[in-house]
RNA sequence: GGGCCCUUAGCUUAAUGGUAGAGCACCCGGUUUGCAUCCGGGAAAUAGGAGUUCGAUUCUCCUAGGGUCCA
Numbered sequence: 001g002g003g004c005c006c007u008u009a010g011c012u013u014a015a016u017g018g019u020a021g022a023g024c025a026c027c028c029g030g031u032u033u034g035c036a037u038c039c040g041g042g043a044a045a046u047a048g049g050a051g052u053u054c055g056a057u058u059c060u061c062c063u064a065g066g067g068u069c070c071a
Base pairs, nucleotide, nucleotide: 001070002069003068004067005066006065007064010024011023012022013021018054026042027041028040029039030038047063048062049061050060051059
């Protein structure tokens, strides 16, 4: 320098182009003498930008970061 792949919540991980979900973690309440467990509830995310589309996590392009292969 070139090819390919990946980037979603604090972590792991889903999502035919049509309401962004789950588990763990966190917060609040209940349960307990207390802690833990358990039960109920809550907050929290699409790497950045542009394009296509009525509508983009999804399709296209560029950029950034990471991985891998070639040179």